[in-house]
Molecule: FMN riboswitch aptamer (RFN element)
Organism: Megasphaera elsdenii DSM 20460
RNA sequence: AUAUAUCUUCAGGGCAGGGUGAAAUUCCCGAUCGGCGGUAUAGUCCGCGAACGCUACGGCGUAGGAGCCACUGGCUCGUGAUUUGGUGCAAUUCCAAAACCGACAGUAUAGUCUGGAUGGAAGAAGAUGUGG
Repeated sequence: AUAUAUCUUCAGGGCAGGGUGAAAUUCCCGAUCGGCGGUAUAGUCCGCGAACGCUACGGCGUAGGAGCCACUGGCUCGUGAUUUGGUGCAAUUCCAAAACCGACAGUAUAGUCUGGAUGGAAGAAGAUGUGG
């Protein structure tokens, strides 16, 4: 250094200032943020996680169905957003400029507040054992 098993730790940021209003960090002006792996350094490329939806060979239910649920499973289900110019062997990743996007529930309409969440997780680092 490599394969494999077990375990441990870690693993998401953000509305200053102002306007309207009875009420808004939710509207308007403006401000501000960017998980993980890949690749020339990426919120917008390829893929993954989360959340939400959908679903069944799952669960509940029934004599059997119908029906219901979303704890469990879903690699072979779905869901967001970028262009132009420059440099270069190589960049939708760098530099310059102008754009765009952001689950669900609550609440005056929320990427940024509160909540599920002292949760889960892509993955990152490390420890120990085993094999060649």